């Protein structure tokens, strides 16, 4: 060079066109304890990697570019 995949919370991933993006673990506050730690209740984090397009409507389809993963040669 050339195919293919993947970007979504601090970390792992769901969300595969439809009206407020979700969990798990992390934090953070509070309940329980002589204290912590399980445990349980609450809570805060996301310009959905970036630019354009297609659509009434894009996290989601297209291109394109960045980064990262495998692969032929």
């Nucleotide at each position: 060079u050339c195919c293919u995949c993947c970007a979504u919370a601090g970390c792992u991933c769901a969300g595969a066109g439809g009206u407020u993006a979700g969990a798990g673990c992390a934090c953070u506050g509070g309940u329980c304890u002589u204290g912590u730690a399980a445990a349980c209740c609450a809570g805060g984090g996301a310009u959905c990697a970036u630019g354009a397009g297609u659509u009434c409507a894009a996290u989601u389809c297209u291109c394109a570019c960045u980064g990262g993963g495998g692969g032929c040669u």
The RNA shown here (transfer RNA) has 73 nucleotides and comes from Octopus sinensis. Taxonomically the source falls in Octopus (Eukaryota, Protostomia, Spiralia, Cephalopoda). It matches the Rfam family "tRNA". It is annotated as a transfer RNA. The coordinates come from a structure-prediction model, not an experiment, and the mean pLDDT is 81.